[in-house]
RNA sequence: GGUAGAGGUCGCGGUCGUUAUAAGUACGGUGCAGGAGGCAGGAAGAAUGCCUAAGAAUUCAUCGAAAAGGAACGACCGCCGAAGCUUUCACGUAUUCUUCGACGUGCAGGCUGGGUCCGUUUUCGAACAGGAACGGAACUGUCACGUUUGCUAUCCUGGCAAACGUGGUGUGCUAUC
Numbered sequence: 001g002g003u004a005g006a007g008g009u010c011g012c013g014g015u016c017g018u019u020a021u022a023a024g025u026a027c028g029g030u031g032c033a034g035g036a037g038g039c040a041g042g043a044a045g046a047a048u049g050c051c052u053a054a055g056a057a058u059u060c061a062u063c064g065a066a067a068a069g070g071a072a073c074g075a076c077c078g079c080c081g082a083a084g085c086u087u088u089c090a091c092g093u094a095u096u097c098u099u100c101g102a103c104g105u106g107c108a109g110g111c112u113g114g115g116u117c118c119g120u121u122u123u124c125g126a127a128c129a130g131g132a133a134c135g136g137a138a139c140u141g142u143c144a145c146g147u148u149u150g151c152u153a154u155c156c157u158g159g160c161a162a163a164c165g166u167g168g169u170g171u172g173c174u175a176u177c
Stems, first nucleotide, its partner, number of pairs: 001177005008080001011079009027064005033058001037051004042100006083112005089106005113140002116137007124130001141169012
C1' cells in the first nucleotide's frame, strides 16, 4: 500500500411517508381608517417590467390560509470517516447587473474514535427543539503499558485469557496479501 472486517443503553447517512412545530405567521378576500406610493425569493443601489386616485403603503377588525429550512417516528437503501462541523475558492438558484447574505453542488484545508447525560456560550436556528464550540460525568470500541489471577510452554526469557489501573485515540484497530 491492496483486500476483508469490527465498534452500537438511537452506530452513521440518504430517500420516501407520517406527525407536531414553523403558524392562525407569510399571503389572499372583505370592511373601517388612510391618501401616494408599492411590487418583482433576505439587505442596499441601478436597470427594466408590473400594480396603483376604478385608491398604493400602513394600522385595525373579520373570513380563508400555506410552504421551505430545522425536528421526531417508521419503512427502505447505502454504509463503519460511516459521517458531522468549519474555512477558502469555483459554479448554480432568483427578471437583469453590482456589493453582501441565503440555499445547493464540487475541489482543497482544519477539527472530531462512538453514542448518552449535565453546564456555559452561540448574529446557527422561529424555537425552552436540534446543531456547533468549550468544560464536566459515567458508559463503550480499540491499542499500549503496569498490577493481580488462571491456563500453558520452556533450561531461562516467555505465550494466551480475564479483571483492575493509567495513558493514547480513526493518518487508528483486527485479519490477510
Molecule: Lysine riboswitch aptamer
Organism: Aneurinibacillus aneurinilyticus